[in-house]
Record summary: Model confidence (mean pLDDT): 83 of 100. This is a predicted structure of a 108-nucleotide RNA (SAM riboswitch aptamer (S box leader)) from Alkaliphilus oremlandii OhILAs. Its Rfam family is "SAM riboswitch aptamer (S box leader)". Its family is annotated with regulation of gene expression in the Gene Ontology.
């Protein structure tokens, strides 16, 4: 890089450095010199560990307050991209499953 699985309508700075881009693709349509990425400090809390606590005779169980290892920190993954249904009627909204992504964890 790749397969397998879980979640994705909720949270998290008026902070430093730093100069121009970015929001995954494409089309929209936002965010930005009242500064973008990116790092660094702080915050969130989503899985995976684990200090320790209860149950139990033990394997286990179940919390996880405690550390740690990724992740995350405008807008529903920003909204749509493929099929289907329903509703109103000529071209629009809803609603569901995929399809892609993106983060954990596991594998060969």
């Nucleotide at each position: 890089g790749c397969c397998u699985u879980a979640u994705c309508a909720a949270g998290a700075g008026c902070g430093g450095u730093g100069g121009a881009g970015g929001g995954a693709u494409a089309g929209g349509c936002c965010c930005u010199a009242u500064g973008a990425a990116a790092c660094c400090c702080g915050g969130c809390a989503a899985c995976c560990a684990u200090a320790g606590u209860g149950u139990g005779a033990a394997u286990a169980c179940a919390c996880g307050u405690u550390u740690g290892g990724u992740g995350c920190u405008a807008a529903a993954u920003c909204c749509u991209a493929c099929a289907g249904a329903a509703u109103a009627u000529u071209u629009a909204u809803u609603c569901u499953g995929a399809a892609a992504g993106a983060u954990g964890a596991g594998g060969a």